[in-house]
Predicted 3D model of RNase P RNA and transfer RNA as a complex of 435 nucleotides.

RNA sequence: AAAGUGGAUCAAGCGAUCGCUUCCGCUUCGGGCGGAGGAGGAAAGUCCGGACUCCACAGGACGGGGUGGCCGCUAAUGGCGGCCCCGAGCAAUCGGGGGAAAGUGCCACAGAAAAUACACCGCCAGCCACAAGCUGGUAAGGUUGAAAUGGCGAGGUAAGAGCUCACCGGUUCACCAGUGAUGGCGAACGCUUGGCAAACCCCACCCGGAGCAAGACCAAAUAGGAGGGUUGGGUGGUCCGCCCGCAACCCUCGGGUAAGGUCGCUCGAUCCCGUGAGCAAUCACGGGGCAAGAUGAAUGAUCGCUGUGACUCGACUAUGGGUCAUGACAGAAUCCGGCUUAACGAUCCACUUUAGCC
RNA sequence: GGCGACGUGGUGAAGUGGUUCAACACGGAGGUCUGCAAAACCUCUAUUCACCGGUUCGAAUCCGGUCGUCGCCUCCA
Numbered sequence: 001a002a003a004g005u006g007g008a009u010c011a012a013g014c015g016a017u018c019g020c021u022u023c024c025g026c027u028u029c030g031g032g033c034g035g036a037g038g039a040g041g042a043a044a045g046u047c048c049g050g051a052c053u054c055c056a057c058a059g060g061a062c063g064g065g066g067u068g069g070c071c072g073c074u075a076a077u078g079g080c081g082g083c084c085c086c087g088a089g090c091a092a093u094c095g096g097g098g099g100a101a102a103g104u105g106c107c108a109c110a111g112a113a114a115a116u117a118c119a120c121c122g123c124c125a126g127c128c129a130c131a132a133g134c135u136g137g138u139a140a141g142g143u144u145g146a147a148a149u150g151g152c153g154a155g156g157u158a159a160g161a162g163c164u165c166a167c168c169g170g171u172u173c174a175c176c177a178g179u180g181a182u183g184g185c186g187a188a189c190g191c192u193u194g195g196c197a198a199a200c201c202c203c204a205c206c207c208g209g210a211g212c213a214a215g216a217c218c219a220a221a222u223a224g225g226a227g228g229g230u231u232g233g234g235u236g237g238u239c240c241g242c243c244c245g246c247a248a249c250c251c252u253c254g255g256g257u258a259a260g261g262u263c264g265c266u267c268g269a270u271c272c273c274g275u276g277a278g279c280a281a282u283c284a285c286g287g288g289g290c291a292a293g294a295u296g297a298a299u300g301a302u303c304g305c306u307g308u309g310a311c312u313c314g315a316c317u318a319u320g321g322g323u324c325a326u327g328a329c330a331g332a333a334u335c336c337g338g339c340u341u342a343a344c345g346a347u348c349c350a351c352u353u354u355a356g357c358c
Numbered sequence: 359g360g361c362g363a364c365g366u367g368g369u370g371a372a373g374u375g376g377u378u379c380a381a382c383a384c385g386g387a388g389g390u391c392u393g394c395a396a397a398a399c400c401u402c403u404a405u406u407c408a409c410c411g412g413u414u415c416g417a418a419u420c421c422g423g424u425c426g427u428c429g430c431c432u433c434c435a
Base pairs, nucleotide, nucleotide: 001354002353003352004351005350006349007348008347009346010345012306013305014304015303016302017301018300020038021037022036023035024034025033026032027031040329044340045339047338048337049336050335051334052211053210054209055208059240060239061238062237064207065206066205067204068203069083070082071081072080073079084097085096086095087094088093098202099201103200104199105196106195107194120142121141122138123137124136125135126134127133150168151167153165154164155163169191170189171188172187173186175184176183177182215263216262217261218260225253226252227251228250229249230248231247232244233243234242235241255434256433270289271288272287273286274285275284276283277282307326308325309324310323311322312321313320359431360430361429362428363427364426365425368384369383370382385403386402387401388400389399390398408424409423410422411421412420
């Protein structure tokens, strides 16, 4: 320098004018004035996990759902980190991950045969007449398919075949290393039993349900009316258990209010910096900071300067002038930790391969 | 805001426990019949099952992600 891999950060800054909105203060209470604050890396999808609230302080069984190599991190997770195995790549790196020998089920068409294997062609042997045909042997060769019962070579044989042997692959066992997945090494077994579990299922582990429109309080007004149901009601699959109650609850229709107010509500597994432990995720300690809380729902527009980028002019070492742009995705609604998806552009870091130079 | 369901010709819809031609009805186009029409009859009408990936030999169907549509949940008693 070219090609490539992985990751991080930003989403311009300052000022002026006109607007929007919340809170505080003042006021001549019609409103006005002043001060302070006012979106994101994904606020999104609502896909996971928690906090919080109510149901019992969420308990047992069945059912249901989820996860899936091993170890760790965490409030928790399907997230993250490290490691193991397999596959792709020259490499950096990336993708995948329980069990098919517990059982059930499925494998169209083609093909001889799709799973207790089987015999269409072929090969070999016998009967026979060296043909045709019949009987038997065979899985080396051919044909089909997504997939055909370990691979390859030698021996062996009538022809063949793990039938026997070497190597490779596989299974089991022992020893060693490791917390473990697993690896190394050795022995035994000729290996008879293919694929699908994002089919049922088995194994291990996890999960009670609902969701801030949860839930609590206040105010106003009404007929606490009618019908039906349960004999209890609540725990939003069922049963038990538990709690409440001796009269109560549920559903539908009807009635009222006029779409009311306050709390929950934003200080929190919080953010920034530093030190230490750890390979890392992460954790501990110390210091500092407070940063929307509005509910038909605000957070915008214009201009100037600086910065950045592109183009261009002169210059050709530095650098200076002009023009244009400053954009995409999007937008809080109880709050966090993740994942996924969307996306204009800019910057930085680490690593790999190839080629050249020092 | 939260929760749930659905997406198959032009329309309504079946197929969802995997492989065979994705039914059926209405509609549309062409034809037969008729002097001309209607009715009837015949033929055609899904290259892609909302879209993108994955599992599988094979996906409308199973799994994941996007997009769109619809429904339910707000006060008092």

Background
The prediction has a mean pLDDT of 77.